[in-house]
The RNA shown here (glmS glucosamine-6-phosphate activated ribozyme aptamer) has 153 nucleotides. Its Rfam family is "glmS glucosamine-6-phosphate activated ribozyme aptamer". About the family: This entry contains a glucosamine-6-phosphate activated ribozyme that is found in the mRNA for GlmS. GlmS is an enzyme that uses fructose-6-phosphate and glutamine to generate glucosamine-6-phosphate. The ribozyme catalyses self cleavage of the glmS mRNA that is thought to regulate GlmS activity. By type it is a riboswitch. The sequence was found by an Rfam model in a public genome assembly.

């Protein structure tokens, strides 16, 4: 330095299944039980660190119940950025680092639906085509753009 194997990691609607609903199959014989399996969050948007914590938004509708981990939200604290240079408060806000409203701009993916494929079967996959909204940004008005000391001019 190439190739091949295994074995780790991936992911944050993300994993995982004692409940529960479903399927096959034995028992069993009219309703038990055992055994093996399925389902159990579609996408968007979202991560300074530490800690708590019941974590944004639509789509969809029989479990997206229920459980249990975990998590980029939220709050405190630290750190950091802006408020004229430097330090402490204040307020905001998180590296694109000030708040409010209004208005306009931009984006899906399952499911349902059709054709396939796997599987006894419950089901999982593939492919087409269709449909958000929230923040994000753009534009306008309003607020806000401080106090104190200390240094410089």
């Nucleotide at each position: 330095u190439a190739g091949u194997u295994a074995u780790u990691a991936a992911a944050a609607g993300c994993g995982c299944c004692a409940g529960a609903a479903g399927c096959a199959u034995u028992u069993a014989u009219u309703u038990u039980a055992g055994u093996g399996c399925u389902u159990g969050a579609c996408g968007a948007g979202g991560u300074u660190a530490g800690a708590g914590u019941u974590a944004u938004c639509g789509a969809g509708a029989u479990u997206u119940c229920g459980g249990c981990g975990g998590a980029u939200g939220c709050u405190c604290u630290a750190u950091g950025g802006c408020a004229u240079g430097u330090u402490a408060c204040u307020g905001u806000c998180a590296u694109u680092a000030g708040a409010a409203a209004a208005a306009g701009u931009c984006c899906a993916a399952a499911a349902a639906c059709u054709a396939g494929u796997a599987g006894u079967a419950a089901u999982a996959u593939u492919a087409g085509a269709a449909c958000a909204a929230a923040a994000u940004c753009u534009u306008u008005u309003u607020c806000a753009u401080g106090u104190a000391a200390c240094a410089u001019a």